The RNA shown here (transfer RNA) has 73 nucleotides and comes from Methylibium petroleiphilum PM1. Its Rfam family is "tRNA". Rfam links the family to the GO term triplet codon-amino acid adaptor activity. RNAcentral holds the sequence, with entries from Rfam. Lineage of the source: Bacteria > Pseudomonadati > Betaproteobacteria > Methylibium > Methylibium petroleiphilum.
[in-house]
């Protein structure tokens, strides 16, 4: 320098054809227990790496840039 993968709640990780973002761990509250853990129930928490564009509507499509991993030189 070129090509390709990835960036989504605190952590991990889905989201195929654009239509109000799953799941697991963790966290909070409750149930259970003498108590803790485990188990069960409920809840909070994500402007989706940044910006611009396309569209009625973008995590998803286009462009530029940033970070990260790999390949080639």
């Nucleotide at each position: 320098u070129g090509c390709g993968g990835g960036g989504u709640g605190g952590g991990a990780a889905a989201g195929u054809u654009g239509g109000c973002a799953a799941u697991c761990c963790g966290c909070u509250g409750g149930c259970c227990u003498c108590a803790u853990a485990a188990g069960c129930c409920a809840g909070a928490g994500a402007u989706c790496g940044a910006g611009c564009g396309u569209u009625c509507g973008a995590g998803u499509c286009g462009c530029u840039c940033c970070c990260u991993c790999g390949c080639a030189a």